[in-house]
Model confidence (mean pLDDT): 77 of 100.
Predicted 3D model of an 88-nucleotide RNA (Glycine riboswitch aptamer) from Sedimenticola sp.
The sequence was found by an Rfam model in a public genome assembly.
The organism belongs to Sedimenticola, within Bacteria.
Rfam family: Glycine riboswitch aptamer. Rfam links the family to the GO term glycine biosynthetic process. About the family: This family represents the bacterial glycine riboswitch.
RNA sequence: CGUACCCGUGUGGGAGAGGUCGGCCAGGGCCGACGCCGAAGGCGCAAACCGUCCGGAAUCGCUCAGGCAAAAGGACCGCACGUUUGGA
Numbered sequence: 001c002g003u004a005c006c007c008g009u010g011u012g013g014g015a016g017a018g019g020u021c022g023g024c025c026a027g028g029g030c031c032g033a034c035g036c037c038g039a040a041g042g043c044g045c046a047a048a049c050c051g052u053c054c055g056g057a058a059u060c061g062c063u064c065a066g067g068c069a070a071a072a073g074g075a076c077c078g079c080a081c082g083u084u085u086g087g088a
Stems, first nucleotide, its partner, number of pairs: 007082007018034001020033005035068003041064001042062003049055001
């Protein structure tokens, strides 16, 4: 001088699926019933690799959780910054 990846903060973008039916409630909303969605989280699986066992990914699958007008949330991506290490 500079600091990738990981992690964290801020910020911008960010999909899908009934604003269904019934009851309660002043209302926000809550409860139940079916019907659906998957990109919070969670769980599961292949080959390569390994003598064997174990291990072995996800935007794949399951839908426990979450969600199905708006709001919030939201995997992931961009930008700015922080911590830390490598590098010159």